Large-subunit ribosomal RNA, domain IV from Jiella marina, 328 nucleotides, folded computationally. The coordinates come from a structure-prediction model, not an experiment, and the mean pLDDT is 89. The source organism's lineage runs through Bacteria, Pseudomonadota, Hyphomicrobiales, Aurantimonadaceae and Jiella. The RNAcentral record of the full RNA draws on ENA.
Context: one part of a larger RNA
RNA sequence: CUCUGCUGAAGGAACUCGGCAAAUUGCACGCGUAACUUCGGAAGAAGCGUGACCUCUUCAUACGCAAGUGUGGAGGGGUGGCACAGACCAGGGGGUAGCGACUGUUUAUCAAAAACACAGGGCUCUGCGAAGUCGCAAGACGACGUAUAGGGUCUGACGCCUGCCCGGUGCUGGAAGGUUAAGAGGAGAGGUGCAAGCUUUGAAUCGAAGCCCCAGUAAACGGCGGCCGUAACUAUAACGGUCCUAAGGUAGCGAAAUUCCUUGUCGGGUAAGUUCCGACCUGCACGAAUGGCGUAACGACUUCCCCGCUGUCUCCAGCAGAGACUCA
Repeated sequence: CUCUGCUGAAGGAACUCGGCAAAUUGCACGCGUAACUUCGGAAGAAGCGUGACCUCUUCAUACGCAAGUGUGGAGGGGUGGCACAGACCAGGGGGUAGCGACUGUUUAUCAAAAACACAGGGCUCUGCGAAGUCGCAAGACGACGUAUAGGGUCUGACGCCUGCCCGGUGCUGGAAGGUUAAGAGGAGAGGUGCAAGCUUUGAAUCGAAGCCCCAGUAAACGGCGGCCGUAACUAUAACGGUCCUAAGGUAGCGAAAUUCCUUGUCGGGUAAGUUCCGACCUGCACGAAUGGCGUAACGACUUCCCCGCUGUCUCCAGCAGAGACUCA
C1' cells in the first nucleotide's frame, strides 16, 4: 500500500452526478397517531413511556378429594450495574412531484424499469364440417366448446370524459352503367381447288371477378390552416374582411419524460437554487382508447426538500486479521 472488520476529538453531507457506502432505527407491551381516501386504508404513520432481579398482595387458569404443584396477568415496596428487548437476531423517519393503478413478468451472463402482462373497456370476424391455425392430403387443434362462445386487434384499475374531418388509403355494402380475359359468336376477307371442300384470318354482339363509379365507416390507417383590419391613454382584440381546406385542435392539460430560443417571467424554498414546487401561456413541435385529465393504495422506479444519523467529508489517525514486501 490492498482487502475484510473495529474505534474516533470538534463539526455533521461542507463529500459526491447522487447521502454511494457506512451509521442511525430495530423486539414486546401500554399510550398516542395528520393530510388524504376508492372508507378498506394511510398506520408499525409520526411521537412518548416501560422492560433485569428480590419481596408482599391479588386475580385467572391446568391438574388434584385435599394439601398443593405448574403457567400467566395486575397492583405495592425494595436491590445491584456504565448498560436490564444487556450477546446474537432485529423497520431510520417525514414531506413534494413524475411515471405506472395494483400482486406479478423480463434482457440465464452489463438494463428489473416508466418496458411486458393484468382485471376492465372498445372495434371487428365467426351460425358450427364456425372463423382462425398446422398439413400436399387424410386429418388435427379450435372444442368433446356453440355468440354470456371462439379468433384478431387496440386501449389498460377506478373517476370525469373521449370533440370535428370519410377528400386520400383501407374495410363494408351496392340486381344500374363503363372497362374486360378465356370462351361463345360469326358479318366478311385471304390461300387453294373445276367444284364440293379444306385452310388462314376475322367485325358486330354476348361474356366473371377486379378496377372505374355510388354510398357507409375514424375506440379503421390517419388529419385537425393563413393573411389583414378593428374598442375614447397604451396594449390587446369579444368583432369584421379575405384566401384555402375533407375538416381547421373542442374539453382538459401546458417551459411538461414533450419548450429550440431558455438558467423564459413571477412567486416559494436557500445566505447563495441551470435542479425542485406553484403559477403564467409566446404549445419551435400537448391533446382526447398510437387515449386526455385526475386519482387513494402500491413501487429494490425517477426528482427535490427536511429531521435523525454518521470518517462521505474538513483531515485524517489508531487497532485487529488476511495479503503484498524484506530476511531465512